[in-house]
C1' cells in the first nucleotide's frame, strides 16, 4: 500500500425567507381567541411487536393442578431468550508441526437453540441380506467330520466367518503387527471411547495414572425427564369532570349459584350476571414525559458494568407539529416519521470516517 | 395505538397438532354419446405449499426472521 473480516461514530452543510407546534413571558382582558418576544421540536433504527422491565387495574397476587418459557459454566443487570468473560465443539487459514497410519498438537479469525436418548415410550419412507435386534445376499474358508483319490489333491454337504463387495443419511470402534483353513479385540502396541483414583479450577471442564476388549448407534426445533422460571390484562390500562336518555324489552343462569377470576379447583371480596334488541354521548383534564436520563472526569474490575463527583434539561401532538421555497458549496445525500416510557434482539439502510485482527506485496 | 388470525393448482378449501405418497369440488384439455350445443360419462394436464434461513437422513408440516392480507377493540345507562 492492497484485500478480507469485525467493531465504533456521522447520517449533506451554511445563509435568507415564509409557515406549523409545546412551554415561558409581555400587551389588552374575568377568561379565551389573537398578536409580539425568547426557547425546545424525530431515529439509529422512531419499524417488526420478537423478548424483558417500569407503570396502572384486578387481593398487598395467595395455594394447588394444567400450561408456557429458558437450558455448557461463572458474572453483569431492575429484568431478559440480552451483554461480558471462560469452557467445550465445529469451519476456514497458516499448502503449519508430529506420526508408517488411525489420529494428535500450536496459532489466528469466525460460528454454535451447547442439559439429558445407560427413566420410559415412539420414529427411521425408498433402497438394502440386515435399521437397533443383530443378521448373512454376493463372497471367503471348508482346517474338523463326510465322500472320491493316481496320496499331489479334488468334491461339495454339515459347518465356520464377518476381512472384502453391494444399499443407505446412518451397518455394531479405527490403524499397524501377529495370528488363522479363512477370519474375528482372538492377542499385542498405539489412536479414539468409557469407568475409577489422585492433582488443578468457584464451576463448566481439564491434566496424570490405572483399569475395561468396546459396552452406551441416530433423533428431545419427537413425546418426555431434570433444573430454573412465569398470576391476568394492557395507556382504547386507569382516575376525575361535564353532557345526554326509555335506568326499557327478550332469552338464559341464579345461593351445592352468579360475578371480580384469566383453562380448572381452593381461598378472598361483592350480590346479581351474560348475550341480543332498543336508547344516549362522541367533549375536556390528568395519566404524559425528570429519567434504570445525557455528557465529562476519577476510582475499582480482564470485561460487561458499578460507585462517587461535576455539569446539562434535551419532542409531547390528539386530524395529530418537526415543513416549503430561494441561493452557495461538496463527497450529490440511503433506509425511513415519535403517540405511556425504558433495556435488548431482529430486520431495512446511499455513502463517509476511525480503529482492531489476519493475509499478500514492497521498502528500511 | 393495542390484540388475534390467515397465506397450499385459475377460484374456494382439506392435509400441518402426530415429519416420508400433496388431495377434494368447480374451472381447463381430449374422447364418447348428439345433426350441433348443453348435460352426462371416461381419461388427462396443471401447484413445490407467500419468501429466506435453520433443525432432521428427509420439512407444506417443527423453529427463527421477513412480506402481504383480513378481523376485533370508545364511553354512559
Nucleotide at each position: 500500500a492492497g484485500a478480507g473480516u469485525c467493531g465504533g461514530c456521522c447520517a449533506g452543510a451554511c445563509a435568507g425567507u415564509c409557515g406549523c407546534u409545546g412551554c415561558a413571558u409581555c400587551g389588552a382582558u374575568u377568561g379565551a381567541a389573537u398578536g409580539g418576544u425568547g426557547u425546545g421540536g424525530a431515529g439509529g433504527a422512531a419499524a417488526g411487536u420478537c423478548c424483558g422491565g417500569g407503570c396502572u387495574u384486578c387481593a398487598u397476587a395467595g395455594g394447588g393442578c394444567a400450561g408456557g418459557g429458558u437450558g455448557c459454566c461463572a458474572g453483569g443487570u431492575a429484568a431478559c431468550g440480552c451483554c461480558u468473560g471462560g469452557g467445550c465443539g465445529g469451519u476456514u487459514g497458516a499448502u503449519g508441526c508430529g506420526g508408517u497410519g488411525a489420529c494428535g498438537c500450536u496459532c489466528a479469525a469466525c460460528c454454535g437453540a451447547c442439559g439429558g436418548c445407560c427413566a420410559g415410550u415412539g420414529c427411521a419412507g425408498c433402497a438394502g441380506a440386515a435399521a437397533a435386534u443383530a443378521u448373512a445376499c454376493c463372497g471367503c474358508c471348508g482346517a474338523u467330520g463326510g465322500c472320491c483319490u493316481u496320496u499331489g489333491g479334488g468334491c461339495a454337504c454339515a459347518g465356520g466367518u464377518a476381512a472384502g463387495g453391494u444399499u443407505g443419511a446412518a451397518a455394531u470402534g479405527g490403524u499397524g503387527c501377529g495370528g488363522u483353513a479363512a477370519g474375528a479385540g482372538c492377542g499385542c502396541a498405539c489412536c479414539g471411547c468409557g469407568u475409577c483414583u489422585g492433582g488443578g479450577g468457584c464451576a463448566a471442564c481439564u491434566c496424570a495414572g490405572a483399569c475395561g476388549g468396546c459396552a452406551c448407534g441416530g433423533u428431545a426445533a419427537a413425546c418426555c425427564c431434570c433444573a430454573c422460571u412465569c398470576g391476568a390484562a394492557g395507556c382504547a390500562a386507569g382516575g376525575c369532570c361535564a353532557a345526554a336518555u326509555a335506568g326499557g324489552g327478550a332469552u338464559g343462569c341464579c345461593a351445592u349459584g352468579g360475578c371480580g377470576u384469566g383453562g380448572c379447583c381452593c381461598g378472598c371480596g361483592c350480590c346479581g350476571c351474560a348475550u341480543c334488541c332498543g336508547g344516549g354521548u362522541a367533549g375536556g383534564c390528568c395519566g404524559c414525559u425528570a429519567c434504570a436520563g445525557g455528557u465529562g472526569g476519577u476510582u475499582g474490575g480482564u470485561g460487561a458494568c458499578a460507585a462517587c463527583c461535576a455539569u446539562c434539561g434535551c419532542a409531547g401532538a390528539u386530524g395529530a407539529a418537526u415543513g416549503g421555497c430561494u441561493g452557495u458549496c461538496c463527497a450529490c445525500g440511503a433506509c425511513a416519521g415519535a403517540a405511556c416510557c425504558c433495556g435488548g434482539c431482529u430486520u431495512a439502510u446511499c455513502g463517509g470516517u476511525c480503529g482492531g485482527c489476519u493475509c499478500u506485496c514492497a521498502c528500511c | 395505538c393495542g390484540g388475534a388470525g390467515c397465506g397450499u393448482a385459475g377460484c374456494g378449501c382439506a392435509g400441518c397438532c402426530u415429519g416420508g405418497u400433496a388431495g377434494c369440488g368447480c374451472a381447463c384439455c381430449a374422447c364418447a354419446a348428439u345433426g350441433g350445443g348443453g348435460u352426462u360419462g371416461u381419461g388427462g394436464g396443471g401447484g413445490u405449499c407467500g419468501g429466506a434461513g435453520g433443525u432432521u437422513c428427509g420439512a407444506a408440516u417443527c423453529c427463527u426472521c421477513u412480506c402481504g392480507c383480513u378481523c376485533c377493540g370508545a364511553c354512559c345507562a

Two RNAs folded together computationally: RNase P RNA and transfer RNA, 441 nucleotides in total.
Model confidence (mean pLDDT): 77 of 100.
Rfam match: Bacterial RNase P class A. Rfam links the family to the GO terms ribonuclease P activity, dimeric ribonuclease P complex and tRNA processing.